RNA sequence: GCCGUGGUAGCUCAGCCCGGUAGAGCACCCGGCUGAAGACCGGGGUGUCGGCGGUUCAAAUCCGCCCCACGGCA
Numbered sequence: 001g002c003c004g005u006g007g008u009a010g011c012u013c014a015g016c017c018c019g020g021u022a023g024a025g026c027a028c029c030c031g032g033c034u035g036a037a038g039a040c041c042g043g044g045g046u047g048u049c050g051g052c053g054g055u056u057c058a059a060a061u062c063c064g065c066c067c068c069a070c071g072g073c074a
Stems, first nucleotide, its partner, number of pairs: 001073007010026004020057001028044005050066005
């Protein structure tokens, strides 16, 4: 330099192909229970969907460029 895969909540990841209200588990916070803590029960999503731009009524999703991580080729 070229090719491929990936980047979404604090962490691990779905959702993307085929555009239409951003989700799950764990963690965390508040309340209940307890002498207290854990477990358990009730409630809470905490997010520029890597960045910028384009298409569209509408973009995490489609298109272009760029950044980062991993793998392959040279």
The RNA shown here (transfer RNA) has 74 nucleotides and comes from a Candidatus Micrarchaeota archaeon. Model confidence (mean pLDDT): 83 of 100. The organism belongs to Microcaldota, within Archaea. The sequence was found in a public genome assembly. It matches the Rfam family "tRNA". By type it is a transfer RNA.